[in-house]
A computed fold for a 477-nucleotide RNA from an Anaerolineales bacterium, annotated as Bacterial RNase P class A. Rfam family: Bacterial RNase P class A. It is annotated as a ribozyme. From the family's description: Ribonuclease P (RNase P) is a ubiquitous endoribonuclease, found in archaea, bacteria and eukarya as well as chloroplasts and mitochondria. A source record names the gene rnpB. Lineage of the source: Bacteria > Bacillati > Chloroflexota > Anaerolineae > Anaerolineales.
RNA sequence: CAGGUCGGCCGGGCGGCCGCGGCUCCGCUUUGCGAGCCCGCAAUGCGGGCACGCUACAGGGUCGAGGAAAGUCCGCACUCCACGGAGCACGGUGCCGGGUAACACCCGGGGCGGGGCAACCUGCCGGAUCGGGCCACAGAAACAUACCGCUGGCGGGAGCAAUGCUCCCCUCAGCAAGGGUGAAAAGGUGGUGUAAGAGACCACCGGCGCCCGCAGCAAUGCAGGCGGCCAGGCAACCCCCACCAGGAGCAAGGCCAAACAGGGGCAAUGCGUGGGUGGCCCAGCCAUCCAUGCGGGAGGCUGCUCGUCUCCUGCUCCCCAACCGGGGAGCGCAGUCCCGGGUAGGCUGCACCAGGCGCGCUGAGAGGCGUGUCGCAGAUAGAUGGUCGCCCAGGCGCCAGGCAGGGAUGACGCCGGCAACGGUGUAAACCUGCUCCUGACGCUGGACAGAAUGCGGCUUAUAGGUCGACCUGAGCU
Numbered sequence: 001c002a003g004g005u006c007g008g009c010c011g012g013g014c015g016g017c018c019g020c021g022g023c024u025c026c027g028c029u030u031u032g033c034g035a036g037c038c039c040g041c042a043a044u045g046c047g048g049g050c051a052c053g054c055u056a057c058a059g060g061g062u063c064g065a066g067g068a069a070a071g072u073c074c075g076c077a078c079u080c081c082a083c084g085g086a087g088c089a090c091g092g093u094g095c096c097g098g099g100u101a102a103c104a105c106c107c108g109g110g111g112c113g114g115g116g117c118a119a120c121c122u123g124c125c126g127g128a129u130c131g132g133g134c135c136a137c138a139g140a141a142a143c144a145u146a147c148c149g150c151u152g153g154c155g156g157g158a159g160c161a162a163u164g165c166u167c168c169c170c171u172c173a174g175c176a177a178g179g180g181u182g183a184a185a186a187g188g189u190g191g192u193g194u195a196a197g198a199g200a201c202c203a204c205c206g207g208c209g210c211c212c213g214c215a216g217c218a219a220u221g222c223a224g225g226c227g228g229c230c231a232g233g234c235a236a237c238c239c240c241c242a243c244c245a246g247g248a249g250c251a252a253g254g255c256c257a258a259a260c261a262g263g264g265g266c267a268a269u270g271c272g273u274g275g276g277u278g279g280c281c282c283a284g285c286c287a288u289c290c291a292u293g294c295g296g297g298a299g300g301c302u303g304c305u306c307g308u309c310u311c312c313u314g315c316u317c318c319c320c321a322a323c324c325g326g327g328g329a330g331c332g333c334a335g336u337c338c339c340g341g342g343u344a345g346g347c348u349g350c351a352c353c354a355g356g357c358g359c360g361c362u363g364a365g366a367g368g369c370g371u372g373u374c375g376c377a378g379a380u381a382g383a384u385g386g387u388c389g390c391c392c393a394g395g396c397g398c399c400a401g402g403c404a405g406g407g408a409u410g411a412c413g414c415c416g417g418c419a420a421c422g423g424u425g426u427a428a429a430c431c432u433g434c435u436c437c438u439g440a441c442g443c444u445g446g447a448c449a450g451a452a453u454g455c456g457g458c459u460u461a462u463a464g465g466u467c468g469a470c471c472u473g474a475g476c477u
Base pairs, nucleotide, nucleotide: 001473002472003471004470005469006468007467008466009465010464012391013390014389015388016387017386018385020064021063022062023061024060025059027057032054033053034052036050037049038048039047040046041045066448070459071458073457074456075455076454077453078249079248080247081246091244092243093242094241095109096108097107098106099105110125111124112123113122114121115120126240127239131238132237133234134233135232147179148178149175150174151173152172153171155169156168157167158166159165160164187205188204189203190202191201192200206230207229208227209226210225211224213222214221215220253348254347255346256345263339264338265337266335270294271293272292273291274290275289276288277287278286279285280284295313296312297311298310299309300308301307314331315330316329317328318327319326320325355374356373357372358371359370360369361368362367392446394444395443396442397441399439400438401437402436403433404432405431406430411426412425413424414423415422416421
């Protein structure tokens, strides 16, 4: 220098104008409300002034998205509900050690694979001798099966050189070496053995199980011995083992609380006047309806008083007395009333935190401990924006200088030579190249994406830039 691998960080900047949300300060000339104080008047009210509180508005200050705010896939915090113990069911996790509030996350390590020359990247991981189930197509058979095949016996047939040998057929039996199928077919090689064969037996190799030694916290590694044990795969099919796990979620939950309509509650319950209608034994009486006065009761208007306003003052039954009348019980209505539930709406939860940054110590690392410092969005149909100017990466174009190539097997100078020529040194105009360096100019120009209770992770999206470590190749010293 070129190509690559891994990890970290940034992910536009500054300014002007206009605008949005939170908090805060302020308002002399700022909106409305409020049971304060003062003043005036024709006064239980009205008008004016002052101060304070809340609210609205105006102005100032300050703060205002992300590395993923996303997917909502894991794990927590927080809240409410449930909860005597044990078991079952359902779900999840699954090599080992460590980290953590916790995790399916992170760090370090192990085993078996795949890719790359390498740095490095990447897949899998409890149990298949508890048991069940499944293994497409092909194949006889997908777990003990026999299609072709090899071998022996009884019987039959044929041939020949004929007590035999060879071949064919049928049937009974043995075998699993060879062939064939398949992703996968019962360890491999060689020998012994046999009618033919076979871990049936033997040697070596491979695997599995058991025992034991050393190293390691462990997974595991290394080494030794024994056993012919060699009958596959799938547990992301059920299952078995170990461990974890109660349910629902900020529309959780708490507080305040209209209008309207339901639910519950509350007293007085007397005396008159006037009028309408109807009935009768008609100067009148009875029944019923309406209005109204006094008294009584409930409530509104400012807590009290006064005043005023709204509304109610009804019905049934029982007892005494038996003419009038008196007493008691129950039910019911009104009301700008009370109580309770709850809706709309408002407040809260809710922005201080497993918090960020710096330093020190510690650890191999994830991380831990100590200390200093900072205060860092809080909307609710959802604020964090728009526009202009300048600048910065980056991209494209164009130009100048350098440099490189051509121009140049030429030309010129010097040396040698009689010459041809040889050796050596050195340009220029001009042309080409910005896929080399430096400088100027023009155009263009910033991805993915937007909080909604918070936090730790994972996954996915992401133009471009930058830093560090490492690997491979080439050149130079």